[in-house]
Context: one part of a larger RNA
């Protein structure tokens, strides 16, 4: 892992609601007794509980068995819509009593409770079920280990060669020198023994081992090593100190117990099927993984007519979006003018005081802008009428009561804040996913279409219709050569197609090609030089068909080539400006790659058109099932049957009806001419399962109905066991 098997909302008191049921202005016992079999049960037991009056801190006082109105159901009665009654229900008055000077408020008042069972919730209790880490108490441990005491035992070989003491030598002595002897050191080298450096070893890593192996290292008379005995104990012991270590366990050991400790946190919670069906918002908490109100769901019950989903229209209301600047606060380009600014800076002056320049402030010209600006102002929100509409007496809106889940949200579309931005963060409105399947997007919660009871059939949506792959190689007109369709911005482009307006043009346009391009004059100045062409001024006359006091090259300066200009040759269009289409280029990433793929020149793009596929969509046909109505069958709102209208996606969740299992009490049934149990098949149910049939098995099983449960497993790294 994978079968079997065991595995989790109990029980007890008390509180509340509801349904059932007895009794009822009352209702019930309790503990305990009696009889009984020690049981079942049935009978005593009013002690006491709860209601039968409230209000008030207390004192302490103390209420409508109906005076009026409205008015649902219903009932009468008259009629085809209305009246009269009207329980229950509402509104008045009225009374009790706190407060109060009073007015007036605040509670309560015109008789329902109480036992009992079952169910939902709720409180105490382990309280669904498993899970800590730790916390306190009282033992057990120093055969490991740490450090201490007692008493034993070890330490191959070799190496240096301290004192000291002897010889000899010096010395006045102290006492130096030098050769022996001598054998000292937490001395060297290196086994035993001790230890544990490095290789972080292709060792081992279900090992030989829960710490080994090999190589390699380290000490090795010492603070050495090591055998017995023995002493220190858990907030305690020991410690050359690492929080090391105190039996394979240490920032407080190990048993046992308080102990089901607590856990706002993780996982799990076991059988169907019908209705509704949400929330990640708001307040507040030492609150942010949690509560508790609110809101939003779900069940009931009351009540008795409106309600507000959209639209039209009338009426209010509003300061956005836009705009504006002589209508305000502010911000702002340029200029001007003006200042009696205790302005500032230069300058002049003996001063007084002139000037100049820069500010500063006002005004005019003149360009601009703004959540915290508004002299305006939409769309539209919002609020109130009204009218259609749409919901509602098949009970709406309102109301009380039980039961909840939720308070991590997300994506899209728009409006805003914040950000360079983001599948990015904070609000607002809508929406969809969450908790929504189906069809489309190649694939894909939340994009487009569309809400899925159940089966059959046919229409369509959105997307599509060459092939994979359902259904046009469809039609008509244009465009695109880029596989552009099949990512991408600014910008750029004599691709190309199209529109508009202007200019020239057979008195010859526009390119080309031939010829011409002159004189005065090298303009003046300036310069070394300046001659059309470094520079700076002027740019004027003549001769022409035309020809710049010169458009580019270009020399040192000329010379030189060209341009503008004009003629001639050709001979039909040619420019420049402005918008649309669609295409190009801008285009860089790691194997070889993404139109979904093959392909496509339409099978691309634009504009029309006609068909066709295509969903759980709409239609139709039956079937189920829910609500609610009517009709019947009835005494009945129960129950059944039949018709009609509407429903029937579903997560947290609330609500109803079921299936099985084991026992119990009644009633009924099967079984050796074959029971449960397995196996295999048939059959009926929306389904939980039911039934039948055949083997096998070889003795006990069912059906109804009542009523009890240690009652349903796949998930907890569940738990025992077997493979």
């Nucleotide at each position: 892992g994978c079968c079997a098997g065991g595995g989790a909302g109990u029980u007890g008191a008390c509180c509340u609601a509801a349904g059932u049921g007895g009794c009822g202005a009352g209702g019930c016992u309790a503990a305990g007794g009696a009889c009984g079999a020690u049981a079942a049960g049935u009978c005593c037991g009013g002690a006491g509980c709860c209601a039968a009056a409230g209000g008030g801190a207390a004192a302490c006082c103390g209420a409508c068995a109906a005076g009026c109105c409205c008015g649902c159901a219903g009932u009468u009665c008259u009629u085809c819509u209305g009246a009269a009654c009207g329980a229950g229900g509402g509104g008045c008055g009225g009374c009790g009593u706190g407060c109060g000077a009073a007015a007036g408020u605040g509670c309560g008042c015109g008789g329902a409770g109480u036992c009992a069972c079952u169910u939902g919730g709720g409180u105490c209790a382990g309280a669904c079920c498993c899970g800590a880490a730790g916390c306190c108490a009282g033992g057990u441990g120093a055969u490991c280990u740490a450090u201490c005491c007692c008493u034993g035992g070890g330490c191959a070989g070799g190496g240096u060669g301290a004192a000291g003491c002897g010889g000899g030598g010096c010395u006045a002595a102290c006492g130096c020198c030098u050769c022996g002897u001598g054998g000292a050191g937490g001395c060297c080298c290196g086994a035993a023994c001790a230890g544990g450096u490095g290789c972080u070893g292709c060792c081992c890593u279900u090992u030989c081992a829960a710490u080994g192996c090999g190589c390699u290292c380290u000490g090795u008379u010492g603070a050495c090593c090591u055998g017995g005995g023995g002493a220190u104990a858990g907030g305690g012991g020991u410690g050359a100190a690492a929080g090391g270590c105190c039996a394979a366990u240490c920032a407080a050991a190990c048993c046992u117990g308080g102990c089901g400790a607590u856990a706002g946190c993780u996982g799990g919670u076991u059988c169907c099927c019908c209705c509704c069906g949400a929330a990640g918002c708001g307040g507040c908490c030492c609150g942010u993984a949690g509560g508790c109100c609110u809101g939003c769901c779900u069940u009931g019950c009351c009540u008795g007519a409106g309600a507000a989903u959209g639209u039209g229209c009338c009426g209010g209301c509003c300061g956005u979006a836009g705009a504006g600047a002589g209508a305000c606060u502010g911000a702002u380009u340029g200029g001007g003018u003006g200042u009696g600014c205790a302005g500032g800076a230069g300058g002049g002056g003996a001063a007084a005081c002139c000037c100049u320049u820069c500010g500063g402030c006002a005004c005019c010209c003149u360009g601009u802008c703004a959540a915290a600006c508004u002299c305006c102002g939409a769309a539209g929100a919002c609020c109130g009428g009204u009218a259609c509409u749409u919901c509602g007496u098949a009970g709406a809106c309102g109301g009380c009561a039980g039961g909840a889940g939720u308070u991590g949200g997300g994506g899209c579309a728009u409006c805003g804040g914040g950000g360079u931005a983001a599948g990015c963060u904070c609000g607002g409105u809508g929406u969809c996913c969450u908790a929504a399947a189906g069809g489309g997007g190649a694939a894909c919660a939340a994009c487009c279409c569309a809400g899925a009871c159940u089966a059959g059939a046919g229409u369509u949506a959105a997307g599509g219709c060459c092939c994979a792959a359902a259904a046009g190689u469809g039609c008509u007109g244009g465009c695109u050569a880029a596989g552009u369709g099949g990512c991408g911005a600014a910008c750029c482009g004599u691709g190309u197609c199209u529109u508009a307006a202007c200019c020239c043009u057979c008195a010859g346009a526009c390119a080309g090609c031939u010829g011409g391009g002159a004189g005065g004059u090298a303009g003046g100045c300036u310069u070394a030089g300046a001659a059309g062409c470094a520079g700076c001024c002027a740019u004027c006359c003549u001769u022409u068909a035309a020809a710049a006091a010169g458009u580019g090259c270009g020399u040192a300066a000329c010379a030189g080539c060209u341009u503008a200009c004009c003629a001639g040759c050709c001979g039909a269009g040619g420019g420049u400006u402005a918008g649309g289409g669609c295409c190009g280029g801008g285009a860089a990433a790691a194997u070889g790659g993404a139109c979904u793929g093959g392909g496509c020149u339409a099978a691309g793009c634009c504009a029309g058109c006609c068909g066709c596929c295509g969903a759980a969509a709409c239609u139709c046909u039956a079937g189920a099932u829910c609500a609610c109505a009517g009709u019947a069958g009835u005494a009945g709102u129960a129950c059944u049957a039949c018709u009609g209208u509407g429903g029937u996606g579903g997560u947290a969740g609330g609500g109803g009806g079921g299936c099985g299992a084991c026992c119990u009490g009644c009633c009924u049934g099967g079984g050796c001419a074959g029971a449960a149990g397995c196996u295999g098949g048939g059959c009926g149910g929306u389904g939980a399962c039911g039934u039948c049939c055949a083997g096998u098995g070889g003795a006990c099983c069912g059906g109804g109905u009542a009523g009890g449960u240690u009652u349903g497993a796949g998930u907890a790294u569940c738990c025992u066991g077997g493979c």

The part of an RNA shown here (large-subunit ribosomal RNA, domain II) has 723 nucleotides and comes from a Deltaproteobacteria bacterium. The prediction has a mean pLDDT of 85. Taxonomically the source falls in Myxococcia (Bacteria, Pseudomonadati, Myxococcota). Its Rfam family is "Bacterial large subunit ribosomal RNA". The full RNA is in RNAcentral, with records from ENA and SILVA.